[in-house]
RNA sequence: ACGGGGACUAGCCCGGGUGGCCCGGCGUCACCUGUAACCCGAAACCGUCGAUAUGCGGGGGGCGAAGUUCGAGGAAGGCGGAACCGGGCUGCCUUCGAACGGUACGGGUCGACGUUGAAACCUCGUCCCAUGAGGUCGGUGGACGGGAACCAGGACCCCGGAGGGGGUCCGUGGCCCGCUGUCGCGGGGACCGGUUCAGGCCCGGAAGGGAGCAGACUCACCGCGGACACUCGGCGCCCAUGGGGGUGCGGGGCGGAGGAGACCUUUGCCGGGAGGGGGCAGUGCCGGGCCGUCGACCAAAGAACGUGUCCCCAA
Numbered sequence: 001a002c003g004g005g006g007a008c009u010a011g012c013c014c015g016g017g018u019g020g021c022c023c024g025g026c027g028u029c030a031c032c033u034g035u036a037a038c039c040c041g042a043a044a045c046c047g048u049c050g051a052u053a054u055g056c057g058g059g060g061g062g063c064g065a066a067g068u069u070c071g072a073g074g075a076a077g078g079c080g081g082a083a084c085c086g087g088g089c090u091g092c093c094u095u096c097g098a099a100c101g102g103u104a105c106g107g108g109u110c111g112a113c114g115u116u117g118a119a120a121c122c123u124c125g126u127c128c129c130a131u132g133a134g135g136u137c138g139g140u141g142g143a144c145g146g147g148a149a150c151c152a153g154g155a156c157c158c159c160g161g162a163g164g165g166g167g168u169c170c171g172u173g174g175c176c177c178g179c180u181g182u183c184g185c186g187g188g189g190a191c192c193g194g195u196u197c198a199g200g201c202c203c204g205g206a207a208g209g210g211a212g213c214a215g216a217c218u219c220a221c222c223g224c225g226g227a228c229a230c231u232c233g234g235c236g237c238c239c240a241u242g243g244g245g246g247u248g249c250g251g252g253g254c255g256g257a258g259g260a261g262a263c264c265u266u267u268g269c270c271g272g273g274a275g276g277g278g279g280c281a282g283u284g285c286c287g288g289g290c291c292g293u294c295g296a297c298c299a300a301a302g303a304a305c306g307u308g309u310c311c312c313c314a315a
Base pairs, nucleotide, nucleotide: 003313004312005311006310007309008308011063012062013061014060015033016032017031018030019029023050024049025048026047027046038059039058040057041056067305068304069303070302073298074297077294078293079292080291081290084288085287086286087285088283089282090281091280092279093278094277095276096275100271101270102269103268104267106265107264108263109262110261113258121253122252123251124250125249126248127244128243129242130241131240132239134237135235136234137233138232139230140229141228144178145177146176147175150174151173152172153170154169155168156167157166158165159164182226183225184224185223186222187221193218194217195216196215201210202209203208
């Protein structure tokens, strides 16, 4: 020096990765994966760092000079890409097509009602049009003709001292009759419509008479309404006649036993589209494969570092 045992020291190990976040590295988060193998505290408006970034603060265990690290390659898994295969989804095209609904014919069940009379058939009404009559609502309308001479008015004549008196005629208004051509209510004109006219005025000796304002009444006229008239108009009214229309409902006739209708159903047709098949396109949603990239873990050859200190035993 080598070998065996014990104690120790340097040192090593007690996980790593992907995604997310971030300018970037780690951590807290999610996921993958490995070991015989740690614990506590804080941390997304975050903690701690800066390509010497691969956590921060605190505590513990194992191995220990045994080995530790790197490492071609393999590889769980992640991320990105493309769109090859299968699936999913979406859209379009195409094909088949269930339920269900409608309808026609046929079959069946029930059946209001029905000999106090079913179906069928005939006819009329209901509906529409025209014409006419009525009703109703509206519109429009107020003449014309005749008569009498009582009143008013007008013309002329006569008488009286005035106021005034008398007569003849006219037929404008009032009046009467015919007529639907009228009725009621309200209003209603200055000196210049009418009647009556207090007061006052005029004439007169008086009697008496006259004009006449206001007022009252009334006419024209105006408004509203009624009645009446009209070769006028409208009408959700009504009648008659003629024509048209015919679903339903109703009346009548005829008829003489059914029957409106509801429900079920075969077949056909129409609608209807649940769902199925096929095709095309899109979509990266799922699986597989492909390309790129990261990669726990395993690890060949080899490389780097280390193989130290003390004590005991044996030769």

The RNA shown here (Archaeal signal recognition particle RNA) has 315 nucleotides and comes from Methanolinea sp. Rfam family: Archaeal signal recognition particle RNA. By type it is a non-coding RNA gene. The family is grouped with related families in Rfam's "SRP clan". The source organism's lineage runs through Archaea, Methanobacteriota, Methanomicrobia, Methanoregulaceae and Methanolinea. The RNAcentral record of the sequence draws on ENA. It is recorded under the gene name ffs.